A computed fold for a 100-nucleotide RNA from Firmicutes bacterium UBA911, annotated as Bacterial small signal recognition particle RNA. Its Rfam family is "Bacterial small signal recognition particle RNA". The family's RNA type in Rfam is non-coding RNA gene. NCBI's taxonomy places the organism under Bacteria, Bacillati, Bacillota. Model confidence (mean pLDDT): 76 of 100.
RNA sequence: GGUUGGGUCUCGCGCGACGGAGCUUCUCGAACCGUGUCAGAUCCUGACGGAAGCAGCACUAAGGGAAUCACUCCGGGUGCCGCGAGGGCGCCUGGCCCGA
Numbered sequence: 001g002g003u004u005g006g007g008u009c010u011c012g013c014g015c016g017a018c019g020g021a022g023c024u025u026c027u028c029g030a031a032c033c034g035u036g037u038c039a040g041a042u043c044c045u046g047a048c049g050g051a052a053g054c055a056g057c058a059c060u061a062a063g064g065g066a067a068u069c070a071c072u073c074c075g076g077g078u079g080c081c082g083c084g085a086g087g088g089c090g091c092c093u094g095g096c097c098c099g100a
Base pairs, nucleotide, nucleotide: 001097002096003095004094005093006092007091008090009086010085011084012083013082014081015079016078018075019074020073021072022071024067025066026065027064028063034059035058036057037056042051043050044049
């Protein structure tokens, strides 16, 4: 000096971690405007019986709290990851050849 690679850069497609959310489990959770059961009391009936139904209790809805493997979605200055395309002498680095 020539030639040929790799990394850094950009984009795309994947994979995995991380964060958030969902699903799931537990728990709390409705004065009335949820359900069920409805003490007491009330109403209807000659009686037998029936009706509506407050409090309480139970189960839950919306929602709150806690937990979380797997699964789903979203996110990116995530990864000494993979593949492809692009850029190209700006930087780093390797091989080969020739010459001084």